[in-house]
Context: one part of a larger RNA
Molecule: large-subunit ribosomal RNA, domain III
Organism: Zooshikella ganghwensis DSM 15267
C1' cells in the first nucleotide's frame, strides 16, 4: 500500500424480558419477513460421535459471543416380524482335473462366489433429555423341534408346473387425501355492529380374523393309451371314449369382529411461577360430495425389436424303506442366534482444501386460483442464510 478490498446469495428485521463482566448475534415471548413439489419430512450412499445433559471460550466460527456442528466430562443406538447375515441366481469373478505355455502365467469343465433382482411372517397407541414396526400395553403373524391324538405311501441332487417379467394405449372399480354439511366443546367483541344464516377448534382410529364382492382368467370332471420329458413315473406332453354347464384359480375395496379398547377439543388437580412438569377426567366421533400419478393391475388391447436366471413352493416317481422310518392336520410345550439401529443426509455433518451461491440416487405430496408437480399466495413444519 492500508486500517484500503473483503466479511461468501438484498429472505428483514423491531420491541420487550432473562442470564452475564460484558448481549445486534443467546433463552424465552410478542410483532414482522422468506420457503414451503422445499429452504419441510422419511431412507439409500457417504460420513462417524457431528447425537442428549452439565460444564467452559485460549484456539476453531470471516465481528461479538454467555452460543455451536468448537474444548473436556458423562450419558446415548434393546428386534423372531425392518434390513442383513441366510436360500437363490445374473452381469462378472474365482477355478479341482483339463487344455496351452520355457517358466511367469492364460482360458476354462464340474463346482464355487457374486444383489442393484427372487425367498416366512407386526400392526395401533404410549414411553425417553437423547432409541424405538426394537422398550411397555394391547391385539396379531411365520418358520423350526419334540411330545400327543386322529388319518396316512413315505422318499431326491432327478423329472414336470410354477416363479416368470417388453412398450405403448385405453375403459372401468376402488381407496389415501381433500371439501361441505350434520354433530360436540368453548368463545360473545376496549371502534358503528356482532345470540346469529356468527367465530375457533375437535370429529380419529391399524395389522389381522371371517367372509370372497366390482372385475380378470381357465372349460372342466374320470377312465383309457402312449415312439416323448437322458433312468422311472400315477406327474407334465400327446391321443381317444363318456359326464357335467357349472366349476375351478385370481382378486382390489366395502362389510363385520379387532374396539365396553385407544386417541381425542378441552377439564381438575399438584408442583415450579422462566422454559414448564406430573396425575386423573374425557364430549362428538356422522353423512354427502370430489378423487388420484396409489390399488385391482405382474389385468384388458395392441405392436414389434419379442421382452433374466435359480431356488423357495407343488406335484411326480427312483434308489430305499414298508408293526419302523415318513408323511398330513390339530393341541401343547420350547426355541427363533448373530450384525446395523444414535445423528446429518440437496447438506455447515457426504464430494468439492472452507461452516465453499457448485454436485448428489429414491419416497411422501395439504389449502385457494389453476390442464398442471407450472405460477402466485398459504398450512404442517422450517428459517430470516454469523458482521
Nucleotide at each position: 500500500g492500508a486500517g484500503u478490498a473483503a466479511c461468501g446469495a438484498u429472505a428483514a428485521a423491531g420491541g420487550g424480558a432473562g442470564u452475564g463482566a460484558g448481549a445486534a448475534g443467546c433463552u424465552c415471548c410478542c410483532u414482522c419477513g422468506c420457503c414451503g413439489g422445499a429452504a419441510g419430512a422419511c431412507c439409500a450412499a457417504g460420513g462417524g460421535u457431528u447425537c442428549c445433559u452439565g460444564c467452559g471460550c485460549a484456539a476453531c466460527g470471516u465481528u461479538a459471543a454467555u452460543c455451536g456442528g468448537c474444548g473436556c466430562a458423562g450419558g446415548g443406538u434393546g428386534a423372531g416380524u425392518c434390513g442383513g447375515c441366510c436360500c437363490c441366481u445374473a452381469a462378472g469373478g474365482c477355478g479341482a482335473g483339463c487344455a496351452c505355455g520355457a517358466a511367469a502365467g492364460u482360458g476354462g469343465u464340474a463346482g464355487u462366489c457374486g444383489a442393484u433382482g427372487g425367498g416366512a411372517a407386526a400392526c395401533u397407541g404410549g414411553u425417553u433429555a437423547a432409541a424405538a414396526u426394537u422398550c411397555c400395553a394391547g391385539u396379531a403373524c411365520u418358520g423350526c423341534u419334540a411330545a400327543u391324538g386322529a388319518c396316512u405311501g413315505c422318499g431326491a441332487u432327478g423329472g414336470a408346473g410354477g416363479g416368470a417379467c417388453g412398450g405403448a394405449g385405453a375403459a372401468g372399480g376402488c381407496u389415501a387425501g381433500g371439501u361441505c354439511a350434520g354433530c360436540c366443546u368453548g368463545g360473545u367483541g376496549a371502534u358503528g355492529g356482532u345470540u346469529a344464516u356468527c367465530c375457533a377448534g375437535g370429529u380419529u382410529u391399524a395389522a389381522g380374523c371371517u367372509a370372497g364382492u366390482a372385475g380378470g382368467c381357465g372349460g372342466u370332471g374320470u377312465u383309457c393309451u402312449u415312439a416323448g420329458g437322458c433312468a422311472a413315473a400315477u406327474c407334465c406332453g400327446g391321443g381317444a371314449a363318456c359326464g357335467c354347464a357349472a366349476c375351478g384359480c385370481c382378486g382390489a375395496g366395502a362389510a363385520g369382529c379387532g374396539a365396553c379398547g385407544a386417541c381425542g377439543a378441552g377439564c381438575u388437580c399438584u408442583c415450579a411461577u422462566u422454559a414448564g412438569a406430573g396425575a386423573g377426567c374425557g364430549a362428538a366421533g356422522u353423512g354427502a360430495u370430489u378423487g388420484a400419478u396409489g390399488c385391482c393391475c405382474u389385468g384388458c388391447u395392441u405392436c414389434c425389436a419379442g421382452g433374466a436366471a435359480a431356488a423357495u413352493c407343488u406335484u411326480c416317481u427312483a434308489a430305499g424303506c414298508u408293526u419302523c422310518a415318513g408323511g398330513u392336520c390339530a393341541u401343547u410345550a420350547g426355541g427363533a442366534a448373530c450384525c446395523g439401529u444414535a445423528c446429518c443426509c440437496c447438506a455447515a455433518a457426504c464430494c468439492g482444501a472452507c461452516a465453499c451461491a457448485g454436485g448428489u440416487g429414491g419416497u411422501c405430496a395439504g389449502g385457494u386460483a389453476g390442464a398442471g408437480a407450472a405460477u402466485a399466495c398459504c398450512a404442517a413444519g422450517g428459517c430470516g442464510c454469523u458482521u